[in-house]
RNA sequence: AAGAUCGAAGGCGAUGGAGUUCGCCUGAACCGUCCGGCAACGGACUGAUGACUCCUGGCCGCCG
Numbered sequence: 001a002a003g004a005u006c007g008a009a010g011g012c013g014a015u016g017g018a019g020u021u022c023g024c025c026u027g028a029a030c031c032g033u034c035c036g037g038c039a040a041c042g043g044a045c046u047g048a049u050g051a052c053u054c055c056u057g058g059c060c061g062c063c064g
Stems, first nucleotide, its partner, number of pairs: 009026005016055006032045005
């Protein structure tokens, strides 16, 4: 110096916030799906959750 492991702390889980919980990461974890295409790229689709609950925002339908 590099690598491995452990601890502390922190971060992440396709669009916001909070609580609970699960998983992942240590400079990584993470950066959705489908179709066409060698690729580049083009088209289509679901969802504010990793999961549960609540709030906020958005879309559709019905009633007042």